[in-house]
RNA sequence: CUCGACAAGGGCAAACCUCGGGUAACCGGGGGACGCAAAGCCACGGGCCCCUCAGGGGUGGCUGGGCUAUCGAAG
Numbered sequence: 001c002u003c004g005a006c007a008a009g010g011g012c013a014a015a016c017c018u019c020g021g022g023u024a025a026c027c028g029g030g031g032g033a034c035g036c037a038a039a040g041c042c043a044c045g046g047g048c049c050c051c052u053c054a055g056g057g058g059u060g061g062c063u064g065g066g067c068u069a070u071c072g073a074a075g
Stems, first nucleotide, its partner, number of pairs: 002075001003072002011036002016031006034061001040067003044064003047059005
């Protein structure tokens, strides 16, 4: 540097409920755990979704990619 264990310390939080924002997709707070070794961050490409539709928005827990990060078994 890569890699990812029946390891250690931990971390995040789907659906759903609730409150709030938004035309909507969806987002945020609280609860809650399906899962996640980057489920930390980034909308550059593809996909999908929404709209006040030839433009704009969303999705990073769809996918490709970029950046950063704890630990240290085997390779």
A computed fold for a 75-nucleotide RNA from Marinobacterium sp., annotated as c-di-GMP-I-GGC riboswitch aptamer. The sequence was found by an Rfam model in a public genome assembly. NCBI's taxonomy places the organism under Bacteria, Pseudomonadota, Gammaproteobacteria, Oceanospirillaceae, Marinobacterium. It matches the Rfam family "c-di-GMP-I-GGC riboswitch aptamer". Its family is annotated with cyclic-di-GMP binding in the Gene Ontology.